[in-house]
RNA sequence: ACUGAACACUGGCGGCAGGCUUAACACAGUGCCAGUCGAACGGUAACAGGAGAAAUGCUUGCUUUCUUGCUGACGAGAGCCGCACAGAAGAGUAAUGCUUGCUGAUCUGGCUUGUGGAGGGGGAUAACGACGGGAAACUGACGCUAAUACCGCGUAGAGUCGAGAGACCAAUGUGCGGGACCGGAGGGCCUCAUGCCAUACCAUGAGCCCCAGCGGGAUUAUGUAGAUGGGGGGGUAAUGGCCUACCAAGCCGACAAUCUCUUGCUGGUCUGAGAGGAUGACCAGCCACACCGGGACUGAGACACGGCCCGGACUCCUACGGGAGGUACCAGUGGGGAAUAUCGCCCAAUGGGGGCAACCCUGACACAGCCAUGCCGCGUGAUUGAAUAAAGCCUUCGCGUUGCAAAGCUCUUUCGGUAUUGAGGAAAGUUGUUGUGUUAAUAGCACGACAAAUUGACGCUAAAUACAGACGAAGCACCGGCUACUUCCGCGCCCACCACCGCGGUAAUACUGAGGGGGCCAGCGCUAUUCGGAAUAACCUGGGCGUAAAGGGCACGCGGGCGGACUUUUAAGCGAGGAGUGAAAUCCCCGGGCUUAACCCGGGAAUUACAUUUCAGCCAGGGAGUUUAUGCGUACUUUAGGGGAGGGGAAGAUUUCCAACUGUAGCGGUGAAGUGCGUUGCGAUGUGGAGGAAUACCGACGGCGAAGACAACGCCCUUGGGAAUGUACUGCCGAUCAUGUGAGAAAGCGUGGGGAGCACACAGGAUUAGAUACCCUGGUAGUCCACGCUGAAAACGCUGUGGAUUUGGGGGAUUGGGCCCUGAGCCGGGUGCCCCAAAUCUUACGUGAUACAUCGACCGCCGGGGAGGGACGGCCGCAAGGUUAAAACUCAAAUGAAUUGACGGGGGGCCCGCACAAGCGGUGGAGCAUGUGGUUUAAUUGGAUGCAACGCGAAGAGCCUUCCCUACUCUUGCCAUCCUCGGUUCCUUGUAGAGAUAUGAGAGUGCCUUCGGGAACCACGAGACAGGCACUGCAUGGCUGUCGUCAGCUGGUGUUGUGAAAUGUUGGGUUAAGUCCCGCAACGAGCGCAACCCUUAUCCUUUGUUGCCAGCGACUCGGUCGGGAACUCAAAGGAGACUCCCGGUGAUAAACCGGAGGAAGGUGGGGAUGACGUCACGUCAUCACGGCCCUUACGAGUAGGGCUACACACGCGCUACAAUGGCGUAUACAGAGGGCGUCGCAGCCGCGAGGCGGCGUGGAUCUCACAAAGUACCUCUAAGUCCGGAUUGGAGUCUGCCACUCCACUCCACGAAGUUGGAAUCCCUCGUAAUCGCGAAUCAGAACGAAGCGGUGACUCCGUUUCCGGGCCU
Repeated sequence: ACUGAACACUGGCGGCAGGCUUAACACAGUGCCAGUCGAACGGUAACAGGAGAAAUGCUUGCUUUCUUGCUGACGAGAGCCGCACAGAAGAGUAAUGCUUGCUGAUCUGGCUUGUGGAGGGGGAUAACGACGGGAAACUGACGCUAAUACCGCGUAGAGUCGAGAGACCAAUGUGCGGGACCGGAGGGCCUCAUGCCAUACCAUGAGCCCCAGCGGGAUUAUGUAGAUGGGGGGGUAAUGGCCUACCAAGCCGACAAUCUCUUGCUGGUCUGAGAGGAUGACCAGCCACACCGGGACUGAGACACGGCCCGGACUCCUACGGGAGGUACCAGUGGGGAAUAUCGCCCAAUGGGGGCAACCCUGACACAGCCAUGCCGCGUGAUUGAAUAAAGCCUUCGCGUUGCAAAGCUCUUUCGGUAUUGAGGAAAGUUGUUGUGUUAAUAGCACGACAAAUUGACGCUAAAUACAGACGAAGCACCGGCUACUUCCGCGCCCACCACCGCGGUAAUACUGAGGGGGCCAGCGCUAUUCGGAAUAACCUGGGCGUAAAGGGCACGCGGGCGGACUUUUAAGCGAGGAGUGAAAUCCCCGGGCUUAACCCGGGAAUUACAUUUCAGCCAGGGAGUUUAUGCGUACUUUAGGGGAGGGGAAGAUUUCCAACUGUAGCGGUGAAGUGCGUUGCGAUGUGGAGGAAUACCGACGGCGAAGACAACGCCCUUGGGAAUGUACUGCCGAUCAUGUGAGAAAGCGUGGGGAGCACACAGGAUUAGAUACCCUGGUAGUCCACGCUGAAAACGCUGUGGAUUUGGGGGAUUGGGCCCUGAGCCGGGUGCCCCAAAUCUUACGUGAUACAUCGACCGCCGGGGAGGGACGGCCGCAAGGUUAAAACUCAAAUGAAUUGACGGGGGGCCCGCACAAGCGGUGGAGCAUGUGGUUUAAUUGGAUGCAACGCGAAGAGCCUUCCCUACUCUUGCCAUCCUCGGUUCCUUGUAGAGAUAUGAGAGUGCCUUCGGGAACCACGAGACAGGCACUGCAUGGCUGUCGUCAGCUGGUGUUGUGAAAUGUUGGGUUAAGUCCCGCAACGAGCGCAACCCUUAUCCUUUGUUGCCAGCGACUCGGUCGGGAACUCAAAGGAGACUCCCGGUGAUAAACCGGAGGAAGGUGGGGAUGACGUCACGUCAUCACGGCCCUUACGAGUAGGGCUACACACGCGCUACAAUGGCGUAUACAGAGGGCGUCGCAGCCGCGAGGCGGCGUGGAUCUCACAAAGUACCUCUAAGUCCGGAUUGGAGUCUGCCACUCCACUCCACGAAGUUGGAAUCCCUCGUAAUCGCGAAUCAGAACGAAGCGGUGACUCCGUUUCCGGGCCU
């Protein structure tokens, strides 16, 4: 895009078309579809009329009865013509068919035309009459009668037969009319019309033959016996095995016979750019069929839809004896089905049959009815109208949108409604008058003219006019992408949606609903079908096979398709022209008719095809001939080779076995072992012998062969192919090849040999969770030989064979030839093997003269993955199996090549890090502290969970904090803004209560003012609202952790690639570093690194108080004082370090090594600083925030309790286990900090914690504040202790409203575990580890924690990439 469509929802009108695709299923009851002619006939049953007779009632024409075919007409009969057309349906048929074309051996009713004829006779029969039979259908016999019914006779050529002579064959009348003439009469006779007979032609229709084309299947390869041909006979309208007897041995077939399945064919129709593909409704042509099967009759035509006979099935009637029927005609019924209409009207028109005609018949046809089934047309209103109404939806709360849409006002009337008017389809025919022709004719007939009457189913038509009046007339699917069109609510991987991708797990543009929107529109969606897209079966247009599917494992070769040069001829192919056919309709173009269109009419073009005819002669084909440069081949000369087959000979080495000797305890095997062998003597060493298999070195991407394959050495016989050179011969003899034939590794099978080693199966031992394996010890088929079979391999170059053409470089090998200066020489050829590249080709990888390039020939094969190289069937095989080779069903992928990143008992290269190693000290064991899990509880609030949670948030839970629990209370609320009313607030105080709170008493007129008022505050009340440590860190911001202070990360422009991407950023060096240098299709940048910042180490300058004191002086001996400005120090500013200098290495680079100088040397030591990103890391409980939830409670207040529980498990720590120590006494040396609700001296009291005290101090002044380890001395002497300090009892101190749950500290007493810690594991490279103390933040009080400060002060680093982590290249 399409449809003979169907279904869901919806539905105003008209025109034109279409309407059982299924059961060629059955048709009850029914109607109808083929009759007509009296002008062929005998006639008269019914109807109508006339005539005659009679009668009655009545009366002068009505009725009744009888007679009469006399007339119009006509039932039944008989006769002519028709019924073979028209109409229906497509069962069968793959050719007895259809379509295009062609041919000769034929017939043809009626129609047209021509010629001739139509003489004379005869016998029957139906109807009918009168008898019978039968239930019926129907039928018997007797008796009449007619014809255009039937039959002889005569006539006969332009007919048939025959060589000819010759023979044979026909007929029918009827109707209207008639002047003359004839007859006794019927009548004859004549004309016209029509019919009849014979014959010839035309036209039409039909029969037969031929070529070509018109489906699938080879899992159908052979078929055929009247089958193929001949001549004799028969038969037909006609040819012919069409039929028959005889003879011959044919005929068809890979260009698909035969068989089987399916099927009416065509013009056309749908689609497509076309070529094609699909289809064959309606309309038209042909065929075949008429309940199923068979047969003939009649006839011009049938083997006959509404005819006959026979058989069968089914249905109906029946008196059971017997009969009847055929809707695939039109309607209609049942059934089947997703599904397809009225038991309509009319012959008015067109057409058909009969008839002289009128006319009759016609379910053909013309019309109407039903159905949105399709195509086409029209309408469902138009203008104005902003308060942008109400309402809905949404919202950032401002709005926006439905929306000028509605309402309202004004207007119009197509369609629909009512009423009226009203075409065209009608012309012919008939009758009358008349003209011409025919004729004797005024008759008839034919052709005209005029006139009259008449003919319409549709139809209450089309169309027109008038009236009223917007009244009666819009839906369907969709809105994630494809694909034009969006928001909100609800739901919460549920319900559902979806052609495909997919959507839905609490913020769904995808489900459901709503508002809005875009699309089409009397329809719109869904389903089904066909073509297209699909170049995705590609004969052509128009594909492929190295790795995606696909080259047969290899060769030979018949058929087939294809084929060298030249000459000549031919003209089947091919090309040009002419004329013929290719029905009409359809399609296309032009014109015309319906208001337009659809639709219809006229004309043209086209129908790409077939056959015929004329011409041409390039190409290709056929015939004839020639030729050999260059196809194929033959002979001679030379030559290399694991080419093949057979026979026989003979060699050395290894393994194993046997024999005897020597000799002694192991051997063997493995990662390590064990099974095994061995004292009955293994193994090892040497000697002799037996037997089988295979041939080291040479040996090589070397040789040969079609492939498989082929290897020790000679000898004999036989054989295939190749190469080179130069002659001779031949003269296209060729290349490829379906079916076929041959050879064909290993394993396997059969028969017979052979059997050393190896070794499927099998056995044992190991390994292991297991180990039907890998490893080991054994071991049988087999491996070997001969003869057969099998025919499958990653039979691979994953690349069919053969020919031709095409840019360069390099290396081997091999073969023969030429040259000279005879060499490891030079030259130009041939044949193999291999590497690197240009162009090309390719998805890329790659290929690249050995093509996967380019051009021809031929064969094989492929069309998403799986099912499946499989089922069934055939063929082959002894078997195993092989070969040929589907389908159901199922998935949305499977696959190739390349890219980026990541990953890993994978491999390679480089490098780093307390990563390992080398060491020091710990943790893991004990007690306690602290955090977590678990358990418990009214509650033990909640968060954090590998590294990167667990002394974490928490720099500090007795109340508070505090979120949790229990109880008691409040409800516009603790808190914010706004309103009304009242009051000032503030303050003092009583009572009740655990308190919050409740209820009293007292006191009280404030502040600012421009005098208008204003700003705070309190209480009651109303509602908007407050409030939430409720949820979601997977809706978020911000902040933070981690990889990681690792050296990386990334644009722009350019270039490369079809592209993803690459390059830069890789490479060579170097660095802590993508740090720097060099090179380079890259160039130049950004974020990171480094530096800039702070601190520390040295020096200088400046300034000297509260700090300092060298020199001078004083003194209470204390920098205390006078003084000093040198030093220390303080805090401001400078200097200094940059690979700067020297030497070496390196590439003359970057840089590295060593040295000098220097306080410091190679980023001097620390700190802050954290690239692009990753982990849906962590946090809604710091804060902020979307959504959702609660609102007398999930909010707020109060008291008490809990967060501190305790069979247990883990993490981080402290104290120890002691003598490098504990206790005691004496004594030395810091740094950095804090302090007014503070630090708090001295002094006094207390054993002590502490108390009293209150000088000084907002600090270089005073104070916290004695540093400790250390040093000196005393003691303890290896002990659960003079170690260790838990636990418990008692007594106290401090803070604070409160110390019971539940703080810290002190004193006295008690004195637990613990004697250095399993597997495992952590930190650390120099002022570091370890060890020692000090201060301070939080804080009323409460550190073994965290964050700082200084004192003492080590060991080790050979080295490496084995473990962990990270970086770069591959």